[in-house]
Context: one part of a larger RNA
Molecule: large-subunit ribosomal RNA, domain IV
Organism: Gemmatimonas sp.
Parts: sequence; structure tokens; C1' cells
RNA sequence: ACGUGGUCAAGGAACUCGGCAUAAUGAUCCCGUAACUUCGGAAGAAGGGAUGCCUCCGUUGGUAGCCAGCUUCGCGCUGGUCGCUCGCGGAGGCCGCAGAGAAUCGGCCCAAGCGACUGUUUAGCAAAAACACAGGUGCGUGCCAAGCCGCGUAAGGCGCCGUAUACGCACUGACGCCUGCCCGGUGCCGGAAGGUUAAGGGGAGAGGUUAGCCGCAAGGCGAAGCUUUGAGCCGAAGCCCCGGUAAACGGCGGCCGUAACUAUAACGGUCCUAAGGUAGCGAAAUUCCUUGUCGGGUAAGUUCCGACCUGCACGAAUGGCGUAACGACUUGGGCACUGUCUCGACCUCGCGCUCG
Repeated sequence: ACGUGGUCAAGGAACUCGGCAUAAUGAUCCCGUAACUUCGGAAGAAGGGAUGCCUCCGUUGGUAGCCAGCUUCGCGCUGGUCGCUCGCGGAGGCCGCAGAGAAUCGGCCCAAGCGACUGUUUAGCAAAAACACAGGUGCGUGCCAAGCCGCGUAAGGCGCCGUAUACGCACUGACGCCUGCCCGGUGCCGGAAGGUUAAGGGGAGAGGUUAGCCGCAAGGCGAAGCUUUGAGCCGAAGCCCCGGUAAACGGCGGCCGUAACUAUAACGGUCCUAAGGUAGCGAAAUUCCUUGUCGGGUAAGUUCCGACCUGCACGAAUGGCGUAACGACUUGGGCACUGUCUCGACCUCGCGCUCG
């Protein structure tokens, strides 16, 4: 110096990102217990009191004797009595600083965010607000189901020895109140008149070759066959097209003017759009400007709580807003408590170093 355990005057979070780590609380019985609430809870809420030993009294049980009475005579029944004893209650007394005398053994309260909850997770830095969840909704699937597995149009298997109150997929995520407008784009579903369109069908026509014919020759013409091509025409789905569909992917405006103070604009005009954000919430896990402004809490508050609304850039199952209970979650405040600190000191053991 470090580590382990312990103690501390006065103060008591002034420490620190943050009460991290300490300390404190702690058992049993009794009293008592708020808001809120889904009436179950919240709740061990909170907050108080008691607890040892001795003597006496009362009492619920347990237990073996003794006595008396009854007796269908028995290891029977009833009553009384002396005890011992597990407990409970009461009164009086005794000792210590301290009686749950050691050990084990909740700190509590208020407010807010998120997630309803119990669960699950990054084996080895993350346990959470992430995942799951019951519940909700949409879509698919009529059974050799859909959907999967299987190098395979296979056998076979799962789904299922199930049958739409079922199974599969996707989103949302208890519960309460709700879930607005847009189908122009993309996707999906339906439609089949028209346009476009492949292989294929079809084969008009064109080319090559040459028996033959013509020509003195060079060369020209050229049937059949074979061969290389090949137009119109016929030709499905798809796409174009016509509809539907948003708890499908998604989207949900701008400028100007206007009221008898001012300010503001219920109102009007105009442009654009598929439609211009409804309810609710809002400086928010979302607010840049921003430590917004006002109020609360503090002596003092970039955090926190309540409001306001100017929402850079909330918003309704990529769910919106609430919500009792729950949480080794996150944030702010308080009580208690403390060596976290002011500010350090000492003791125990261990280890290291220096000297010897």
C1' cells in the first nucleotide's frame, strides 16, 4: 500500500451519472390500515403495541391413581378429590443497557413512462420497453383439404386417425372506450367484350439443286423430287382494359383575405389531390429551434410532475387513448438509515514492500 471483517464524535446524500455500496427493516401475536379498483385486490399497505424469569388465580384439553354412589356386576356409568402436564387468559413481583437477548429473518411511501399479467431470451459483456401470451381481425382450405417434408409430377409421411366451433398463414396483443377519410400507384380477388401476345397449326410466295430444252460457245431457261426459307390467317395464360378490396403495401395539402382597440379568424376566394389527419393524445421513449412559456416541488431544478399547442417530423390493429394488478425494467421526489461524503481515524486477520 492492497485485500477480509469490524468500530466511530458532529453532520446525514453535502458523495455520485445515479444512494452504487453500506446501514437500517426483519420472527410470532394483538391493534390498525388510504387513494384507487377489473370488487379479486391494493395489504405484511402505512403506523403502533407485546415477547424473559418467579409466584398466585382462572380455564380448554391430555393422563394415572384414590374415595363415594349406581350397577343389566364389567377392563361399566356418574360424581368428588390429590396430583402431573401441552396450551390460553389475568394479577402481583424480580433482574439487566438490552427478554424474537444468538442465528436464520421484508426497508417503506408518493408520482410518472413502458409492457396488461405468470412466463421466454443474446450458453460466454445486454433479462429489457425486446420475444411469447390469452383475446381481436383478415386471408386461405370441402378433404387424397390448404400448407409442409421427401435429389423427383415417386413411393411414403406430417397436417389427422382431425373436418370450417377445424387446420394453415399474416398482423395486432389482457381489459375498457374506440378504430375516421383515400382503391390514383403497388399487391390480391373477380371479369371477359376489345387490343397485344409464344410454341404450334397453316402454307401464299421466294431461293438452291437438275432431268430436260435453247445456244457455236460463254451461258440462259428450267418440271418432278429433295432442300433452305416463308406472308396473310388460326392460336392460351399474361399484360393492356373493366370492377372490387386498406385489421392488404401504403397515403391522409398550399397560398391569400376577412369581426367596431389590438390580436385571432367561426367566414370567403383560389390552386392542386386518389383523399387532404376524424376521435383521442401532444416540447411526448416522438419537439430541431429548446433549459419553449406558465404553474408545482427546491434556498437554488437542462431532470421530474401538471398545463398550454407554435405537432421541425403524434394519430387510430406497422393500432389510438386510458387502465386496477404485476415488474431484479426506466425516471423524479420523500421518510428511515448510514464512512457514499465533509475527512479521515482505529482495530483484526491475510498478502505485498522496506529496514533488520